Predicted 3D model of RNase P RNA and transfer RNA as a complex of 427 nucleotides.
């Protein structure tokens, strides 16, 4: 210098002109409005609404059953999580590093199209003729039954792989190395790793059903609470099974709560007001524990709260100042969109 | 703001994980004096986009994109 990997940070500053929401004060004894003055006013993702919680109501969220859903290596963090951190295994990369839905396929069921002989027991082409049976020949695997799974063919996948021995030809049949499985020992908290022993050796698929383990009640701020305003009751009969019946608690049971015959009909609102509404698992700094996620302690700060919905526009200077993009109950994550800066590390090239 | 669903040819829609089909529409031929209908033939699909699982994905899983529908309170 070029290429790459990982992490952290910023999201303009100053001045001028002109607008908007909320709060406080003055005019002003009270309420509302206007005016004036002051203060304050979006994000790293406010987004997607994909997970997890707080909060609220459903009954108190309780017990049991069933169904459904989610998660899935080990250990830890956390209010909780499908998130995060540290490891293990596997895969990719020269490397820095990255990815990982990663339990079980000897519990059972299903599927594996086409091709191919065969996709659970299969012989099409081959190889063999040793042993056994039958037939045939002058003779010869020549024929049938037979042996084989090395080679060929098909496929994503063909009964562990390579080599040697062995054999009639072959085959873990035997041996060496490698891979897997089982078992033992050692190390580790564990996932697992290393080593020994045993020829024990067909697959894939569980993001197919399923099995195992763990977790999950439902709905959502249009949740919900209060205030103001407004309304009409009537008819019929057999006069209402009470240790009964019906309904709610958005599956059922227990449990618990409410109602008690049938029919007809009326009113208000749908842009009413207030609360919920922002001080919180909060931010920043320091320190301690921890590899880290994170937690403890101390100090300090208060930083939008609208409801037709504000937070804007223009100009100048500095300058990389541009991109993605706008809160709607609040937090922790994930994912997606996006401009720039810095640091550390890796690889290559050149120079010393 | 919250909740749910859908996406396959121009339109309406099928398709147990195994060749993406059908109807209408479109083009050509045939028929007719001509047109329509009937008949024959044909073209037209990145199955919304991008990843993943699998030998193999319209189908299963994840993330995006677009479209559609529902939800106020007194009660």
């Nucleotide at each position: 210098c070029g290429g790459g990997u990982a992490a952290a940070c910023c999201a303009g500053a100053c001045g001028g002109u002109u607008g908007c929401g909320c709060c406080u004060g003055c005019c002003a004894a009270c309420c509302a409005g206007a005016g004036c003055a002051g203060g304050u006013g979006a994000g790293g993702a406010a987004a997607g609404u994909c997970c997890g919680g707080g909060c609220u109501c459903c009954a108190c969220a309780g017990g049991g059953c069933a169904a459904g859903g989610a998660u899935g290596c080990c250990g830890g963090a956390u209010a909780a999580c499908g998130u995060c951190c540290g490891g293990c295994g596997u895969a990719g990369g020269u490397a820095a590093c990255u990815a990982u839905a990663g339990g079980g396929a000897a519990a059972g069921u299903g599927c594996a199209a086409c091709a191919g002989a065969a996709a659970c027991a299969u012989a099409c082409c081959g190889c063999c003729g040793a042993a056994a049976c039958g037939g045939g020949u002058c003779a010869u695997g020549c024929c049938g039954u037979g042996g084989u799974a090395a080679g060929g063919u098909u496929g994503a996948a063909a009964u562990g792989g390579u080599g040697a021995g062995g054999u009639a030809a072959g085959a873990g049949c035997u041996c060496a190395c490698c891979g897997g499985c089982g078992u033992c020992u050692u190390g580790g908290a564990g996932a697992c790793a290393a080593g020994g022993c045993g020829g024990c050796c067909g697959u894939g698929u569980a993001a197919a059903c399923c099995c195992c383990a763990u977790c999950c009640g439902g709905a959502g701020c249009a949740a919900g609470a209060c205030u103001a305003a407004g309304c009409a009751g009537g008819g019929c009969c057999u006069c209402g099974c009470a240790a009964g019946g019906g309904g709610g608690c958005g599956g059922c049971c227990c449990g618990u709560c409410c109602c008690c015959g049938c029919c007809c009909g009326a009113a208000g609102g749908u842009a009413a007001g207030u609360c919920g509404c922002u001080g919180g698992a909060g931010g920043c700094c320091g320190u301690c524990a921890g590899c880290a996620a994170u937690g403890g302690c101390g100090g300090u700060c208060c930083a939008a709260g609208a409801u037709g919905g504000a937070u804007g526009a223009c100009c100048g200077u500095c300058c990389a100042a541009c991109a993605c993009a706008g809160a709607a109950c609040c937090c922790g994550g994930c994912u997606u969109a996006u401009g720039g800066u810095u640091u550390a590390c890796c690889c290559g090239u050149u120079u010393u | 703001g919250c909740u749910g669903a859908u996406a396959u040819a121009g339109c309406u829609u099928a398709a147990u994980g195994g060749c993406a089909g059908a109807g209408c529409a479109c083009a050509g031929c045939a028929u007719u004096c001509g047109u329509a209908a009937c008949g024959c033939u044909g073209a037209g699909g990145u199955u919304g986009u991008g990843g993943g699982u699998u030998c193999g994905a319209c189908u299963c899983c994840c993330a995006c994109u677009a479209u559609c529908a529902g939800c106020u309170c007194c009660a």

Notes:
It holds a member of the Rfam family "Bacterial RNase P class A". Rfam classes the family as a ribozyme.